[in-house]
RNA sequence: UAUCUGCAAGGGCAAACCCAUCGAAAGGUGGGGACGCAAAGUUACCGGUCUAAAGGGUUAUACCCUAUGGCGGCGGGAUUACCAGA
Numbered sequence: 001u002a003u004c005u006g007c008a009a010g011g012g013c014a015a016a017c018c019c020a021u022c023g024a025a026a027g028g029u030g031g032g033g034a035c036g037c038a039a040a041g042u043u044a045c046c047g048g049u050c051u052a053a054a055g056g057g058u059u060a061u062a063c064c065c066u067a068u069g070g071c072g073g074c075g076g077g078a079u080u081a082c083c084a085g086a
Stems, first nucleotide, its partner, number of pairs: 003086004012037002017032006035073001041079003045076003048071003055065004
């Protein structure tokens, strides 16, 4: 340095749920809280998936289509990285 593994120590992240806040929503952010995580660090590039405000359609108090909005804790890719061991 590359690959693989996760068993010690020190640390790290934080699901559900609750509160506040932003948002049309999905969801985000902050606080509390821990189900879990060895990339649960970063990234919407590919697939997947959620939402449907604006826009469009129809047999129109409704329904359908649609991402320009999201999800990295759904899978893959890209990229960076701590400790220990082989």
Molecule: c-di-GMP-I riboswitch aptamer
Organism: Pseudomonadota bacterium